[in-house]
Molecule: transfer RNA
Organism: Promethearchaeota archaeon
RNA sequence: GGGGCGGUAGUUUAGCUUGGUAGAAUACUGUGUUCGGGUCACAGUGGUCAGGGGUUCAAUUCCCCUCUGCCCCA
Numbered sequence: 001g002g003g004g005c006g007g008u009a010g011u012u013u014a015g016c017u018u019g020g021u022a023g024a025a026u027a028c029u030g031u032g033u034u035c036g037g038g039u040c041a042c043a044g045u046g047g048u049c050a051g052g053g054g055u056u057c058a059a060u061u062c063c064c065c066u067c068u069g070c071c072c073c074a
Base pairs, nucleotide, nucleotide: 001073002072003071004070005069006068007067010026011025012024013023020057028044029043030042031041032040050066051065052064053063054062
C1' cells in the first nucleotide's frame, strides 16, 4: 500500500440478509425470601447502535468518507 471481518447498556453480545417500538445475559439499585449473608423470585435504572455525510415518510440496518481493533496478501 491492497483486501476481509469487527465497533450496539459498566461488561460479553443478539438484531443488520428483507429499513418500521433498540433486545438478552451479567453487573448495579430497590423489594421479598434468611437471624444475617449468599442463593433465588419480582421490579427498576442504564444505549448520542464508533464519528460525520447521503438516500428515504422513516436508518443500528442501505450507500460514501473518517477513526479504531484483529486477520490475510505485498